[in-house]
Model confidence (mean pLDDT): 78 of 100. A computed fold for an 84-nucleotide RNA from a marine eukaryotic metagenome, annotated as Glycine riboswitch aptamer. RNAcentral holds the sequence, with entries from MGnify.

C1' cells in the first nucleotide's frame, strides 16, 4: 500500500416561505432560502529547514471552513487485528 474484519469524536431532528400526495399549521417527501453551529472525507495555509535569491519547495489530530457535516442510518481521520 491493497483487501477482510473490530473500535471510531464534534455540532439546531433550528426558522422560513413552497411543491408532491386524497389530506398535512404541526405530521409525510422534495428541492429552495436565511440564522448558528462543527471539523475526522477531500482541499487551502506555514515554523524550521532546503533551494537561490525573493521566486519556489516545505508536516500535524495546528490553523481557514471552499467542499462536507450537525436524531438514527450512512459516511468518517485514525487505532487495532488478519491475508497478500
Nucleotide at each position: 500500500c491493497u483487501a477482510g474484519c473490530g473500535g471510531g469524536a464534534g455540532a439546531g431532528g433550528c426558522c422560513g416561505a413552497c411543491g408532491g400526495u386524497a389530506a398535512a399549521u404541526u405530521u409525510c417527501c422534495g428541492a429552495c432560502g436565511g440564522c448558528g453551529c462543527c471539523g475526522a472525507a477531500g482541499g487551502a495555509g506555514c515554523a524550521a529547514c532546503c533551494u537561490a535569491c525573493c521566486c519556489g519547495g516545505g508536516a500535524a489530530u495546528c490553523u481557514c471552513u471552499c467542499a462536507g457535516g450537525c436524531a438514527a442510518a450512512a459516511g468518517g481521520a485514525c487505532c487495532g487485528u488478519u491475508a497478500g